[in-house]
Context: one part of a larger RNA
RNA sequence: CUCUCUCUAAGGAACUCGGCAAACUGGCCCCGUAACUUCGGAAGAAGGGGCGCCCUCUGAAAGGAGGGUCGCAGUGACCAGGCCCAGGCGACUGUUUACCAAAAACACAGGUCUCCGCAAAGUCGUAAGACAAUAUAUGGGGGCUGACGCCUGCCCAGUGCCGGAAGGUUAAGGAAGUUGGUUAUUUCGCAAGAAAAAAGCUGACGACCGAAGCCCCGGUGAACGGCGGUCGUAACCAUAACGAUCCUAAGGUAGCGAAAUUCAUUGUCGAGUAAGUUUCGACCUGCACGAAAGGCGUAACGAUCUGGGCGCUGUCUCGGAGAGAGGCUCG
Numbered sequence: 001c002u003c004u005c006u007c008u009a010a011g012g013a014a015c016u017c018g019g020c021a022a023a024c025u026g027g028c029c030c031c032g033u034a035a036c037u038u039c040g041g042a043a044g045a046a047g048g049g050g051c052g053c054c055c056u057c058u059g060a061a062a063g064g065a066g067g068g069u070c071g072c073a074g075u076g077a078c079c080a081g082g083c084c085c086a087g088g089c090g091a092c093u094g095u096u097u098a099c100c101a102a103a104a105a106c107a108c109a110g111g112u113c114u115c116c117g118c119a120a121a122g123u124c125g126u127a128a129g130a131c132a133a134u135a136u137a138u139g140g141g142g143g144c145u146g147a148c149g150c151c152u153g154c155c156c157a158g159u160g161c162c163g164g165a166a167g168g169u170u171a172a173g174g175a176a177g178u179u180g181g182u183u184a185u186u187u188c189g190c191a192a193g194a195a196a197a198a199a200g201c202u203g204a205c206g207a208c209c210g211a212a213g214c215c216c217c218g219g220u221g222a223a224c225g226g227c228g229g230u231c232g233u234a235a236c237c238a239u240a241a242c243g244a245u246c247c248u249a250a251g252g253u254a255g256c257g258a259a260a261u262u263c264a265u266u267g268u269c270g271a272g273u274a275a276g277u278u279u280c281g282a283c284c285u286g287c288a289c290g291a292a293a294g295g296c297g298u299a300a301c302g303a304u305c306u307g308g309g310c311g312c313u314g315u316c317u318c319g320g321a322g323a324g325a326g327g328c329u330c331g
Base pairs, nucleotide, nucleotide: 001326002325003324004323005322006321007320008319010317011316014315019312027051028050029049030048031047036041038147052069053068054067055066056065057064058063070074082310083309084308085307086306087305088304089302090301094106095105110145111144112143113142114141115140116139122131123130124129148297149296150295151294153227154226155225158224159223160220161219162218163217164216167215168214169213173209174208177205178204179203180202181201182200185196186195187194188193228246229245230244231243232242255289256286267283268282269281270280271279
């Protein structure tokens, strides 16, 4: 010097990104216990007091009551909650990145939409077959949301899905018909050969017939999604309930709002501090919240995140002393 511990005057978070780490608290009995609340909780809230030994009384005992007594200290060692206030997120118990993340992520009960009538839908397999299920819509699959409370607005123009079938378009296939090749045969020719040409076979074109789909007509948002601009106006000023105009499928409702979302921004005002880019309460000018990719609240819960306070402390002012282990020096 490093590590693991113990103690430390005065101060007590001045340390630091941050009370990280450490310390405080701690058991049992008694008293006492707030806001809020889903009336269960919150709660061991908080905050106080007692605890050894001896004698007496009481009691079956455990225990209880009274008196006395010792120590710095009586749950005498070990074991053994620090607490409170406010806010964000997630309701909760649970699950997760085996080996850098335990969370606000996943799941969840609950909500809702949708598919499926059973030889089900869906999934695996080329198939046989299997699961679903020895189940049967109070069932099974899929999507989204995520307890509970109050709620969940407008838009169906685009995309998707569902329904419709009049019309347009439309495949394989069929097909009247048209046409090419081949050639029996016929004609011409002395011959070589040339021309015509039925049937069959084999090609090409083909009116017309021809389903779903698409076009088309409707519906549908807890389907994918979307939810404006400009100008003017009130008897101070300012602002604009109001008016005008352009565009759109419709122009963001309730609630919330500098927010896990606010760039400018340390917005402005208030609270807290001597002093506060964080925090809390408001305001609304929402760069770029917003209603099941749910909105806003919410008791309880959390090795969650953020701000504050009490207690407590070697975190610090600022160091010091000690114990053990290692290192180093010497041997």
Source information:
A computed fold for a 331-nucleotide part of an RNA from a metagenome, annotated as large-subunit ribosomal RNA, domain IV. The coordinates come from a structure-prediction model, not an experiment, and the mean pLDDT is 89.